[in-house]
């Protein structure tokens, strides 16, 4: 400099190709269970889907820019 590949709750990750309004695991909140905790069980809580634009009735998903990581050429 050019290519590629990733960016999603506090954390890790799925979904993205074939758009239909965000799964799951942990982590926090209460229950029940225990003599108390941890275990385990049931409930519930939390995501601007890097940022901006654009196309669509509709965008995490297509599409254009840029940010920031990792890799490969040079």
């Nucleotide at each position: 400099g050019g290519g590629g590949c990733c960016g999603u709750a506090g954390u890790c990750g799925a979904g993205c190709c074939a758009g239909g309004u965000a799964a799951g695991a942990u982590g926090c909140c209460g229950g029940c269970u225990u003599g108390g905790g941890g275990u385990g069980c049931c409930g519930g809580u939390g995501a601007u889907c890097g940022c901006g634009g654009g196309u669509u009735c509709a965008a995490a998903u297509c599409c254009c820019g840029c940010c920031g990581g990792c890799c490969c050429c040079a």
Molecule: transfer RNA
Organism: Candidatus Njordarchaeota archaeon